[in-house]
RNA sequence: CCGCUACGAGGGCAAACCCGUCGCGAGACGGGGACGCAAAGCCUCCGGUCUUACGAGGGAGAUGGUCUCCUUUCAGAAGAUAGCGGGGUUGCCAGU
Numbered sequence: 001c002c003g004c005u006a007c008g009a010g011g012g013c014a015a016a017c018c019c020g021u022c023g024c025g026a027g028a029c030g031g032g033g034a035c036g037c038a039a040a041g042c043c044u045c046c047g048g049u050c051u052u053a054c055g056a057g058g059g060a061g062a063u064g065g066u067c068u069c070c071u072u073u074c075a076g077a078a079g080a081u082a083g084c085g086g087g088g089u090u091g092c093c094a095g096u
Stems, first nucleotide, its partner, number of pairs: 003096003012037002017032006035083001041089003045086003048081004055074002057071006
């Protein structure tokens, strides 16, 4: 310096849920709280999953024009998830 992870030491992060704030929403942030995590540090490059605008389908209403509303249907830019994987990158201690 690189790889691996039994035994430790010092510790670290923080799920669900609750409260507040932001967001159309998935969700994010702050506080409490711990299910777990050897990268559960950081990054959307690849895949997955999730959300929605516009659009299409269906229904209702009005009508001079054509528009408005609903939707448990389809599709989906854009966004979310790094604690869903892959990948990139940085990193403490001990042992090997």
Description
Predicted 3D model of a 96-nucleotide RNA (c-di-GMP-I riboswitch aptamer) from a Gammaproteobacteria bacterium. It was read from a public genome assembly, where an Rfam model found it. Rfam family: c-di-GMP-I riboswitch aptamer. Rfam describes the family as follows. GEMM was predicted in a large-scale screen for bacterial structured RNA regulatory elements. NCBI's taxonomy places the organism under Bacteria, Pseudomonadati, Pseudomonadota, Gammaproteobacteria.